RNA sequence: GAAGUAGGGCAGACGAUCGCGUUCAUCCGCCAACCAGCGGAUGGAUGAGGAAAGUCCGAACUCCGCAGAGCAGGACGCCUCAUAACAUGAGGGAGGAGUGAUCCUACGGAAAGUGCCACAGAAAAAAUACCGUCCUGUCCGCCGGCUGGCGGGCGGAUAAGGGUGAAAAGGUGGGGUAAGAGCCCACCGCUCUCGCAGCAAUGGGAGAGGCAUGGUAAACCCCGUCCGGAGCAAGACCAAAUAGGAGAGGAGAAGUGGCUCGCUUCGUUUGACUCUCGGGUAGGUCGCUUGAGGUCCGUCGUGAGGCGGAUCCUAGAUAAAUGAUCGUCCUCGACAGAAUUCGGCUUAUGACUUGCUUCGGAU
Numbered sequence: 001g002a003a004g005u006a007g008g009g010c011a012g013a014c015g016a017u018c019g020c021g022u023u024c025a026u027c028c029g030c031c032a033a034c035c036a037g038c039g040g041a042u043g044g045a046u047g048a049g050g051a052a053a054g055u056c057c058g059a060a061c062u063c064c065g066c067a068g069a070g071c072a073g074g075a076c077g078c079c080u081c082a083u084a085a086c087a088u089g090a091g092g093g094a095g096g097a098g099u100g101a102u103c104c105u106a107c108g109g110a111a112a113g114u115g116c117c118a119c120a121g122a123a124a125a126a127a128u129a130c131c132g133u134c135c136u137g138u139c140c141g142c143c144g145g146c147u148g149g150c151g152g153g154c155g156g157a158u159a160a161g162g163g164u165g166a167a168a169a170g171g172u173g174g175g176g177u178a179a180g181a182g183c184c185c186a187c188c189g190c191u192c193u194c195g196c197a198g199c200a201a202u203g204g205g206a207g208a209g210g211c212a213u214g215g216u217a218a219a220c221c222c223c224g225u226c227c228g229g230a231g232c233a234a235g236a237c238c239a240a241a242u243a244g245g246a247g248a249g250g251a252g253a254a255g256u257g258g259c260u261c262g263c264u265u266c267g268u269u270u271g272a273c274u275c276u277c278g279g280g281u282a283g284g285u286c287g288c289u290u291g292a293g294g295u296c297c298g299u300c301g302u303g304a305g306g307c308g309g310a311u312c313c314u315a316g317a318u319a320a321a322u323g324a325u326c327g328u329c330c331u332c333g334a335c336a337g338a339a340u341u342c343g344g345c346u347u348a349u350g351a352c353u354u355g356c357u358u359c360g361g362a363u
Stems, first nucleotide, its partner, number of pairs: 001359008010350001012329007020047011049335001053346002056344005061231004068265004073227005078092005093107001094105004108222002113220002115216003130162002132158004137154007170188006189211001190209005196203002235286004245277005257269003293312008
């Protein structure tokens, strides 16, 4: 210097003048007076994000509901930990990619069962003999002085060599055989036992053994763990208005209906209720921001985080508030705006900065 990889916070800054939303204080006016309410003036404080986006997970909170059990259904799936919880995060193991820093994993079970593996190939799982090799056999033909040699048919042996394929009855080397084969041996691989390290997943070591019927569960399925539902347009209160409207069904504790996805059951409650037609209202207040909260310091932990102390209050709009102008600076400003709140994940995105890896050059 180039390329790569893993993080960090920021999201234009400063000043001036005017203008918006919320809240507090003071003053003035309306109201007979006070309070309250409404309007105005002045001053103080404060006012969009790291993703506010997606609405994908998890909760807090509210209601059903004083509660349960089972099935169906759904989610997760190596081990350990963190957390209010999670399909999230941290650390480790195994497998894989990369020269490396690092990164990825939908990672329980294929001997419980079912299904699938196209085409090619002889054969795709209790799967097989196409080419080939051999003759411990037989028949025929040719050559030959003998032992014999070559070719073909039938029969038998074979899975080492070759072919097909993503994948073909463990791999390499040697011995042995008619030719071959874990047939035998050595080393690896696999299974089992023992012991060591580790909380564990697993890893290393020692010994013994048969040398073995593949893959796929992101196919159905099996196993283990967990899960009530709906949602701030939840819900609570106040006020107002209409027609305390009309018709049909309808029980006497049996049954029916209700109990917030579906079914069964238990429990509880119940003339409520169910169906059809028609009418009125849709306004206001609360919920609404003090939180599993922020910041700093100490301490424990590899870490995510935990504990303790100190300190701070930082939007609550409701057709929707934070804008305009001027000046200066610079690393020249991207993606983009709350609507109950919080913890994550995913996606969009600008400049700056830190650690590490590889390559090249110079000293």
The RNA shown here (Bacterial RNase P class A) has 363 nucleotides and comes from a Candidatus Zhuqueibacterota bacterium. Model confidence (mean pLDDT): 76 of 100. The RNAcentral record of the sequence draws on ENA. Rfam family: Bacterial RNase P class A. It is annotated as a ribozyme. A source record names the gene rnpB.